[in-house]
RNA sequence: GCUCCUGUAGUUCAAUGGAUAGAAUAGGCCCGUCCUAAGGGUUAGAUGCUGGUUCGAUUCCGGCCAGGAGUA
Numbered sequence: 001g002c003u004c005c006u007g008u009a010g011u012u013c014a015a016u017g018g019a020u021a022g023a024a025u026a027g028g029c030c031c032g033u034c035c036u037a038a039g040g041g042u043u044a045g046a047u048g049c050u051g052g053u054u055c056g057a058u059u060c061c062g063g064c065c066a067g068g069a070g071u072a
Base pairs, nucleotide, nucleotide: 001071002070003069004068005067006066007065010025011024012023013022018055027043028042029041030040031039048064049063050062051061052060
């Protein structure tokens, strides 16, 4: 350089065109305990950027950015 894959919450993953983007774990608060922990309840938190298609985009298309794999 070329080809392909990936990008969603602090972290690990769901959601293959539809209504409020869901869970685990971590965090805050409360309960719990003599204290801590386990456990229980509750709460906040995310679609890499920019255009396009569509009534409707996390999803499909283009460009860019970042990471990874393959190839000489």
Predicted 3D model of a 72-nucleotide RNA (transfer RNA) from an uncultured bacterium. Its Rfam family is "tRNA". A source record names the gene trnR. The sequence is in RNAcentral, with records from ENA, MGnify and Rfam.